[in-house]
The prediction has a mean pLDDT of 81. Predicted 3D model of a 74-nucleotide RNA (transfer RNA) from a Patescibacteria group bacterium. Rfam family: tRNA. By type it is a transfer RNA. RNAcentral holds the sequence, with entries from ENA.
C1' cells in the first nucleotide's frame, strides 16, 4: 500500500431491520438486615452502539468513507 476483523454504560457481554426510550453481569451509589464489616435482600443512576453520509416508513443491526484496534501479505 493491499486484504480480513473488530469498536455498544466504568469493566465485560447480548443484540442478527419494528418486540428496544438498547437488556444482563460485575462494580458504583440509596434503602434494609447485622453490635460493626463482610455476605444477603430491595432499589436507583449510568451506552442516542467510534464519527460522517447513504438506504429503508423504521438502523446498534444494511452499504460506504473516515478514525482507532488487531490479524495476513510484499
Nucleotide at each position: 500500500g493491499c486484504c480480513c476483523c473488530g469498536u455498544u454504560c466504568g469493566u465485560c457481554u447480548a443484540g442478527c431491520g419494528g418486540c428496544c426510550c438498547a437488556g444482563g453481569a460485575c462494580a458504583u451509589c440509596u434503602g434494609g438486615u447485622u453490635u460493626u464489616c463482610a455476605g444477603c435482600c430491595a432499589g436507583a443512576g449510568a451506552a442516542u452502539c467510534g464519527u460522517c453520509g447513504g438506504u429503508u416508513c423504521g438502523a446498534a443491526u444494511c452499504c460506504g468513507a473516515c478514525a482507532c484496534g488487531g490479524g495476513g501479505u510484499a